[in-house]
RNA sequence: AGAGUUUGAUCCUGGCUCAGAUUGAACGCUGUCGGCAUGCCUAACACAUGCAAGUCGAACGGCAGCACAGUGUGUAGCAAUACACAUGGGUGGCGAGUGGCGGACGGGUGAGUAAUACAUAGGAAUCAACCUUCAAGAGUGGGAUAACUCGGGGAAACUCGAGCUAACACCGCAUGAUGUCGAGAGACCAAAGCAGGGGACCUUCGGGCCUUGUGCUUGAAGAUGAGCCUAUGUCGGAUUAGCUAGUUGGUGGGGUAAAGGCCUACCAAGGCGAAGAUCCGUAGCUGGUCUGAGAGGACGAUCAGCCACACUGGGACUGAGACACGGCCCAGACUCCUACGGGAGGCAGCAGUGGGGAAUUUUGGACAAUGGGGGCAACCCUGAUCCAGCAAUGCCGCGUGUGUGAAGAAGGCCUGCGGGUUGUAAAGCACUUUAGGUGGGGAGGAAGGGCAAAAUGCUAAUAACAUUUUGCAUUGACGUUACCCACAGAAUAAGCGCCGGCUAACUCUGUGCCAGCAGCCGCGGUAAUACAGAGGGUGCAAGCGUUAAUCGGAGUUAUUGGGCGUAAAGCGCGUGUAGGUGGCUUAUUAAGUCAGAUGUGAAAGCCCCGGGCUUAACCUGGGAAUUGCGUUUGAUACUGAUAGGCUAGAGUCGGAGAGAGGGUAGUGGAAUUUCCGGUGUAGCGGUGAAAUGCGUAGAGAUCGGAAAGAACACCAGUGGCGAAGGCGGCUACCUGGUUCCAGACUGACACUGAGGCGCGAAAGCGUGGGGAGCAAACAGGAUUAGAUACCCUGGUAGUCCACGCCGUAAACGAUGAGAACUGGCUGUGCGUUGGGUUUUUACCUAGUGCGUAGCGAAGCUAACGCGUUAAGUUCUCCGCCUGGGGAGUACGGUCGCAAGAUUAAAACUCAAAGGAAUUGACGGGGGCCCGCACAAGCGGUGGAGCAUGUGGUUUAAUUCGAUGCAACGCGAAAAACCUUACCUACCCUUGACAUGUCACGAAUCCACUUUAAGAGGGUGGAGUGCCGAAAGGAACGUGAACACAGGUGCUGCAUGGCUGUCGUCAGCUCGUGUCGUGAGAUGUUGGGUUAAGUCCCGUAACGAGCGCAACCCUUGUUCUUUGUUGCCAGCAGGUUAAGCUGGGCACUCAAAGGAGACUGCCGGUGAUAAACCGGAGGAAGGUGGGGAUGACGUCAAGUCAUCAUGGCCUUUAUGGGUAGGGCUACACACGUGCUACAAUGGGGUGGAACAGAGGGUCGCCAACCUGCAAAGGGGAGCUAAUCCUAUAAAACACCUCGUAGUCCGGAUUGGAGUCUGCAACUCGACUCCAUGAAGUUGGAAUCGCUAGUAAUCGCCGAUCAGCACGCGGCGGUGAAUACGUUCCCGGGC
Repeated sequence: AGAGUUUGAUCCUGGCUCAGAUUGAACGCUGUCGGCAUGCCUAACACAUGCAAGUCGAACGGCAGCACAGUGUGUAGCAAUACACAUGGGUGGCGAGUGGCGGACGGGUGAGUAAUACAUAGGAAUCAACCUUCAAGAGUGGGAUAACUCGGGGAAACUCGAGCUAACACCGCAUGAUGUCGAGAGACCAAAGCAGGGGACCUUCGGGCCUUGUGCUUGAAGAUGAGCCUAUGUCGGAUUAGCUAGUUGGUGGGGUAAAGGCCUACCAAGGCGAAGAUCCGUAGCUGGUCUGAGAGGACGAUCAGCCACACUGGGACUGAGACACGGCCCAGACUCCUACGGGAGGCAGCAGUGGGGAAUUUUGGACAAUGGGGGCAACCCUGAUCCAGCAAUGCCGCGUGUGUGAAGAAGGCCUGCGGGUUGUAAAGCACUUUAGGUGGGGAGGAAGGGCAAAAUGCUAAUAACAUUUUGCAUUGACGUUACCCACAGAAUAAGCGCCGGCUAACUCUGUGCCAGCAGCCGCGGUAAUACAGAGGGUGCAAGCGUUAAUCGGAGUUAUUGGGCGUAAAGCGCGUGUAGGUGGCUUAUUAAGUCAGAUGUGAAAGCCCCGGGCUUAACCUGGGAAUUGCGUUUGAUACUGAUAGGCUAGAGUCGGAGAGAGGGUAGUGGAAUUUCCGGUGUAGCGGUGAAAUGCGUAGAGAUCGGAAAGAACACCAGUGGCGAAGGCGGCUACCUGGUUCCAGACUGACACUGAGGCGCGAAAGCGUGGGGAGCAAACAGGAUUAGAUACCCUGGUAGUCCACGCCGUAAACGAUGAGAACUGGCUGUGCGUUGGGUUUUUACCUAGUGCGUAGCGAAGCUAACGCGUUAAGUUCUCCGCCUGGGGAGUACGGUCGCAAGAUUAAAACUCAAAGGAAUUGACGGGGGCCCGCACAAGCGGUGGAGCAUGUGGUUUAAUUCGAUGCAACGCGAAAAACCUUACCUACCCUUGACAUGUCACGAAUCCACUUUAAGAGGGUGGAGUGCCGAAAGGAACGUGAACACAGGUGCUGCAUGGCUGUCGUCAGCUCGUGUCGUGAGAUGUUGGGUUAAGUCCCGUAACGAGCGCAACCCUUGUUCUUUGUUGCCAGCAGGUUAAGCUGGGCACUCAAAGGAGACUGCCGGUGAUAAACCGGAGGAAGGUGGGGAUGACGUCAAGUCAUCAUGGCCUUUAUGGGUAGGGCUACACACGUGCUACAAUGGGGUGGAACAGAGGGUCGCCAACCUGCAAAGGGGAGCUAAUCCUAUAAAACACCUCGUAGUCCGGAUUGGAGUCUGCAACUCGACUCCAUGAAGUUGGAAUCGCUAGUAAUCGCCGAUCAGCACGCGGCGGUGAAUACGUUCCCGGGC
């Protein structure tokens, strides 16, 4: 110090979440020790039991209990004496009582309390027991009463009567001030003794008296404590706006310790409040604690100060002090006792119990220390306190070993199988002993007090008392203390969370949107680093996590330190009150401000420097700080205040001006509609098209007249006016604001403006008018799946006027008002000052004001944009915002006739909502362009029959895949068996196939048997090769066991490779530079042009790459070379004929290599460019035709069944073998084809032509013969420019048919055959004879094709034993049409 999360990406706004620190905590898992702290936050709920406030005999009368003198009696004894009994306040003491002091402190709690409180700083009208100091006094009398005794009541608590007695109890009198009252004179008010000691003197023998101490009374001071008053500060709510009669003040009186409406009588009518009274809610306040850089925010446990309370409410008494926690009285609730009459009690003291709760300890020890009460003191009391116990509740400290140790052990986990990791970790070896254990030693916390002695003080005193010193014996709960020593032994001691990102830390297995996780984003649907387990790692550590809570991060309430054009946010506009702010200048003042001094700001805490515990936490000394408040002395710049001056702000007066500014009254024409009349006849009207509607009872049209209401064409303009809403024919009257020019005057009079008041479009409401047109609602007609709409025909409120309400709008510039400052340019409206032109209007030009628009510098902005009319730079004032939804809603208040307006939440819910800009895609958005895309044509499909594929259905199985274009004559360039993956049945298990080990045998062949069949199983027979170093080896087979083989099993959404598609569309990118905060842009856009991002020009771009084109193949022309198997012009031979032969290579042709075409030439157009148009020449002309060639990418497109491959699954089976069946099924639906429906045709007959490209030895097969034919026989030739396939067919010519289910069409079926093959039943092709379905050109819809193309005709090939209407190739004949780009589809910019 930041991070995650809105988006495809970006910047911003904005919320949510996390990392930090903390806690009186709780919960989960775990847990060696010690020190120091802390421990009912909830029920101020109820409480059993014990303890928590007593003490004084040196105040008193006494004497119940204890102890002891003394006395008496008895017993024993000679007696001393001993024992027993009785007596005995004489003594030590002391229950109960009188009296004194203390129970007002200490301890607890936080209910109440928002000010009778607390904090800080002050004040005057007060009190005070105990303590200290000073002054003075303490004289003299009196009567009671408890205890006790007697009697009585009551269950008890307790109480009544009679009688006795004491005091430091109580009451007089005296004295009395510097006390109180009073101006004064004067008046009034006290007291108590007790204890110790004692020489003289006196004595009633008690004592007096003296002295010491203590106590007592009065007064004055102090210290300390308490009461009272004032100022300031101290939570939330305005959906609480008015509150107050003792209320505010005065006078008299009362009351208090004391001022005071504190109380009372009378008088006055005040007092408080928007700077928040009153009311409601919440809360003890503070020092401080936590957090934070700070300012702040939250809190107020422990410790300390103050307050309040003591079962609840009220009250007083006593007292120095209380309206009293362990006192009293009354009332209430609750609990207990009771004889039912009546009584007792108060843990928010310490322990403890129940209850509540997530949750908080022992019914402990001691007064040893510190402190408190009483006492002269000893001492007593003290759950204050000091200690111990319980609890990881927190903070701090220590330990759980240290060193060495590689065979990198075993085991675990992972693995690419090589290894890696756990890991020097362990074991082993060598050491150490803190803490814990056992034993021993052993501080400090202790100061005092007592007794004795001495000295000093007091005193008459050596006594007593006080102080000091010395000596003696002593005082410790904690405590088995801390600490030290010895002994043994690594021995007794590690967990928890996390490991997708934030956030340090990764793999395997299981699971399969299941189980689960999760703080946010989000993981999990078969390869999960996010679930669960494991290994490993990481973090912290006697703890670790979770939950809750506070601050922080959050500049996310912004004083420090935010915003409001579009993200949330400027009130619709004005006027103006309070308030806030305010021009220049002089003087005074010193309130703010600044400085010094001083008082206070308790201690503790925080911070700094030291000290003490082995260290630390902790404790302790000193300092600093305590940012504050008060007092006082100064300063006077600024602000304020007071007094005075000025004119630059503001205003007033004069003169001009513009304007739909407002109000009232009048008036005008055009148009619409209605009514009346004329002419006139069949439609009008309306729409995309119609219909409803109007019209023969005369519409619409047209002419004339009349009436009524509303609105004002042109002018008219980013023109004008107004605060905004808004304002538009013309005229008059009334009236507001504003601008300019020139001087004079006033002299800060100003700006803003919470509340308040006023204005405020449209719609709406009330009352009364008015009502032409328009028109919510409503009705009808259309449209539509529907149509409560859009369209049409009607039509009522309303729109208009008057008066009164309403008070809202995207009331917008989505931009509050005012002031100042900061470059320009271009218009425009209204003034004004010069200059020029002019005959005037007017025009031009240079200024100067006010208004209104456009563009832009700096600057600002998240960007868009704003930019002297700021969203720039500043100042003043007001309003408003704080995530989205819920919601501008509910409730309450106010306003309103109502509609509703205004003010304005919460529960709950989400992790976003949003702004601006970027890229792509999409649009029944726009522009440009292309394509058999449409159009123009030709031929089809869709209807029929058949073939083929698919879906569906069926089946034991109908194996699997492909599914819009881009699956469906597709994988399959050949399913009878095989193929074959499917089904049924029978078999095999190291296997049909690979590698490795061992043993045996050469391999191999034949026969028989088993079975429906085969595979398989069983049996028998024949047989020995090759190399050799003579061991054996190679190859093959059999057997055994194990590693393994095998899988067309799954996942094409784990993959490679290959392919389809957009698309042969013209695109897709990069480097550097530049622009932008950035995503990105530029380049690649623009103007032309092209088939093309093709080329040219321009240009913050300059270049480059992949694509395009070209290079390649083929075809079209020609040349050269070479001529066999090709060819034959000329020469010769030769045949019935034939390049058949000699010969030749001219031609055709075959190959090989060249040439040729490049917009090269000419003309025109165009920017003179690129290019286009036309022409010449040429076999070919503008990429000549065709092919191959497919950019970056898209579709999780297709394929795990071509192949390869990760993972998963299977292993006597999901592998392998065999036979048979199936893939060929068949109510149906679709795709692709073939053949037709006929006459430009079909059929027939014979005639007679013309190709190209292929294939062939397990082959093509000639001649010839047989058969109607398929075919058979036959065998020549050919490993092919030689032979064969092999007659091309349409076309041409002739004949026939005559529009019919036919001489069309051939399905289907019957019969007979041929061929292939082990085998044609399921299930082949072909031939012949017979049979002769449907079909007469095909609905909606839809496909192909732009030239050697469509259409039509045949030929060949691959696959293949056989099987072709499919597929691939080849040639023959050979068209029509394209105006054009509006529309459909696809694509590019």
A computed fold for a 1389-nucleotide RNA from a metagenome, annotated as small-subunit ribosomal RNA. It matches the Rfam family "Bacterial small subunit ribosomal RNA".